[in-house]
Context: one part of a larger RNA
RNA sequence: CGUUGAUUCUUGAGAGGAGUCAUUCCUAGUACGAGAGGACCGGAAUGAACUGACCUCUGGUCUGGGAGCUGUCGCGCCAGCGGCACCGCUCCGUAGCUAUGUCGGGAAUGGAUAACCGCUGAAAGCAUCUAAGCGGGAAGCCAACCUCAAGAUUAGGAAUCGUUAAGACCCGUGAGAGACGAUCACGUUGAUAGGCACUAGGUGGAAGCGCAGUAAUGCGUUGAGCCGAGGUGUACUAAUUCGUCGAUC
Numbered sequence: 001c002g003u004u005g006a007u008u009c010u011u012g013a014g015a016g017g018a019g020u021c022a023u024u025c026c027u028a029g030u031a032c033g034a035g036a037g038g039a040c041c042g043g044a045a046u047g048a049a050c051u052g053a054c055c056u057c058u059g060g061u062c063u064g065g066g067a068g069c070u071g072u073c074g075c076g077c078c079a080g081c082g083g084c085a086c087c088g089c090u091c092c093g094u095a096g097c098u099a100u101g102u103c104g105g106g107a108a109u110g111g112a113u114a115a116c117c118g119c120u121g122a123a124a125g126c127a128u129c130u131a132a133g134c135g136g137g138a139a140g141c142c143a144a145c146c147u148c149a150a151g152a153u154u155a156g157g158a159a160u161c162g163u164u165a166a167g168a169c170c171c172g173u174g175a176g177a178g179a180c181g182a183u184c185a186c187g188u189u190g191a192u193a194g195g196c197a198c199u200a201g202g203u204g205g206a207a208g209c210g211c212a213g214u215a216a217u218g219c220g221u222u223g224a225g226c227c228g229a230g231g232u233g234u235a236c237u238a239a240u241u242c243g244u245c246g247a248u249c
Base pairs, nucleotide, nucleotide: 001151005161006160007159008158009157010156014148015147016146017145020048021047022046023045024044025043026042032037050105051104052103053102054101058099059098060097061096065092066091067090068089069088070085071084072083073082074081075080109143110142111141116136117135118134119133167245168244169243171187172186173185174184175183192238193237194236195234196233197232198231199230201227202226203225208221209220210219211218212217
């Protein structure tokens, strides 16, 4: 820009992806074979590599968080804190992101076939799978499975709304999104984010005070205090108002 208003839901021309393999068991030590050995067909299980999704578990990370420790500076001093030192160092760790973790996938099935195996059967009184005709037959082909898909310019279809405008944008609050656009959620008829309350969870027993000890320190108050990217709730704060596009010549 087109598809000649818009919203939602779709059809699928077409395209892409996937397609793998092994071992064990049963059938069965059966068929076969003198024996040694050892099946077809059919049924089941386990696994490898590959691949999709996810974070309950096992781990990793976690410059949000908790705790400990060192040096130094500051808060007048003690105590308690704060700044800097690679996040100062160390231990642990929620959400999120993750694999080595968890769950799933390859299939089944149908159709047309290749080599090949056949039926009927002449040319050629026989024979012949082929010349007419009819079957079987592959990890392969076409479907089937997953994804995209009407710029499929042949631009499809349905429902609903619409000129009394439908609808969209702008703007704002944001994240299941993200470089920016975009997408998605929400905008007072509101839980979108922040705050606040409670909390799964993390850290691991705050400070102050008391007691014991000369003291370092220990014990009690105390599973304390602090945190809580997750969850639930709550309009306290901010999403106010205004505006723009949208009607074919």
A computed fold for a 249-nucleotide part of an RNA from Candidatus Lloydbacteria bacterium CG22_combo_CG10-13_8_21_14_all_47_15, annotated as large-subunit ribosomal RNA, domain VI. The source organism's lineage runs through Bacteria, Bacteria candidate phyla and Candidatus Lloydiibacteriota.